[in-house]
RNA sequence: GGAGUCAGCCAGGCAGUCGCUGCCAAGCCUUAGGGCUUGGGGGAGGAAAGUCCGGGCUCUAAAGGGCAGGGUGCCAGGUAACACCUGGGGGGCGUGAGCCCACGACAAGUGCAGCAGAGAGAAGACCGCCUAAGUAUACCUUCGGGUAUAACGGUAAGGGUGAAAGGGUGCGGUAAGAGCGCACCGCGCAGCUGGUAACAGUUUGCGGCAAGGUAAACUCCACCCGGAGCAAGACCAAAUAGGCUUCCUGAGGUACGGCCCGUACUGGAAGCGGGUAGGUUGCUUGAGCCUGUGAGCGAUUGCAGGCCUAGAGGAAUGACUGUCCAAGACAAAACCCGGCUUACGGCUGGCUCCAUUU
Repeated sequence: GGAGUCAGCCAGGCAGUCGCUGCCAAGCCUUAGGGCUUGGGGGAGGAAAGUCCGGGCUCUAAAGGGCAGGGUGCCAGGUAACACCUGGGGGGCGUGAGCCCACGACAAGUGCAGCAGAGAGAAGACCGCCUAAGUAUACCUUCGGGUAUAACGGUAAGGGUGAAAGGGUGCGGUAAGAGCGCACCGCGCAGCUGGUAACAGUUUGCGGCAAGGUAAACUCCACCCGGAGCAAGACCAAAUAGGCUUCCUGAGGUACGGCCCGUACUGGAAGCGGGUAGGUUGCUUGAGCCUGUGAGCGAUUGCAGGCCUAGAGGAAUGACUGUCCAAGACAAAACCCGGCUUACGGCUGGCUCCAUUU
C1' cells in the first nucleotide's frame, strides 16, 4: 500500500425570523367545561420500517386435565420470555482473521426419489468371469463314466448407469467369486478415563459389519403454547328515537271523510337504567437511562448515587434566510418493552492475508 474480517461511534454544525404540538408560570376573559395573550422549557430512529418471534398490559373464559391445532429440537447458562443472547460440543467453508448450520429419531410404521440404468431397496446379472455340484444338448465309452458347449445355473471381484449401487488394502480361499476366513485400517456396541453435560479419548472386550438416502415428508419422542387485541378496555354522556316504573286523563288528538257513524294509531308529567354522536382516560416512570463498584470467561446480574428524556391523534416535530465544512445516505413515533430481519451514508480501532521498503 492492497484485499479481507470483527467491533465501536456519528447521523450535518451554528445563528436569526416565522410557525406547529405537549408541559410549566403569570395575566385577562368566562356560560366554570374552558378560552386567549405573554414568557420559559421539551419535541423521532438506529433502524421509528417489515409486523416475523417473545413478553408486559387489557378484556374474555375461569376447578383441573385431555384431544385437536401450532411451535421448538446438540449441551449448559442468561432472561419476564423467546425461534433471542452468551459459553461450550459436533459438522462444514476459508491460506487466515473469522464465518455458517432446526444439529432428536429412517434399527416402530408409512411414504417419496426426475433422467440414466439390468437393478433405487433385506436391491440388482446388461457386459464380463466360471462350469465344481445339479440340469440341458451333442459326442465318446471299458456302460462305472468321460469330454465339449451352454443357461432358464453360479458369481456383486472388474466394466457400465447414476447425486447415491450394501466398508478399504493385502493375503488366503474358490470352478469363478464373495468378510467366506485372516491381518491391518475404518465402523458399531459395551466397559474404562476426562467432562455438570453435549461430547472426547481409549495398548480393553465383543460384533464380520447389519435394514443405503430423505422427517422445514407423514410420523414417533421430549418440551412449550387458552382466545382476542389500545379500533384492547375504563369513565362521563347531548339532540332525537326507543325501553322500564309510577302518576295524570278516561276524554282528547291524528289519518281516511264535506259531516255523522265507523276503522286504524296513540297522549302528558316525573323518575330510572342502557346507549349512539361527542368528550375524557388508557398515554408514557419504565423488565428505564447514566455513573461508580461487587460477582461472573461471558450473556447477565447485585448494591449505591444521580436523572426524567415526544406523547400527538387525521395525526405536531416544519419552513425560510445567512454562514461553515469533509456537502449530509436509509428513512419518520401512534399502548409499551426485548429480539430478529431488511434498507443505508460516513468515521475510528483491533486482527488476518498478500506485496513492498528500511